[in-house]
Formats: sequence, structure tokens, C1' cells
RNA sequence: AGGCAGUUAGCUCAGUGGAAGAGCAUCUGUCUUACAAACAGAUGGUCACUGGUUCAAAUCCGGUACUGCCUA
Repeated sequence: AGGCAGUUAGCUCAGUGGAAGAGCAUCUGUCUUACAAACAGAUGGUCACUGGUUCAAAUCCGGUACUGCCUA
């Protein structure tokens, strides 16, 4: 320098154009003498950034940034 993949909740990751989810973690409650476990519920999101397409974009297109890998 070129190519490929990835970037979504505190962490690990789903998400097929109709507008955001799971597990773990955190908090509350039940249970227990108490803790843990279990069960019920809750909180938490600028979907890396920017522009475009579309009635509608996490999703499609261009660019930028960062991470990893490959080639030279």
C1' cells in the first nucleotide's frame, strides 16, 4: 500500500427494511435465623461516526475512525 472480517446494554453476543433482544452482571421483592441458590420483577441503548437511498435503516449504498486477520 491492497484485500477480508468486525464495531449493538457494564461484559459476551443475537437481530432476514416495519423501529431493539437474550444470557451474565446490577437493583428490588419472595424464600432463609443469615448468606448463597432458586423464583418474580425492574433499571440500563446517540446500534462506532458521518452522509445518502427509502414512506420507513442496527439492517441497503458511499466515506471516515478503531480492532483483528491475510497478501506484498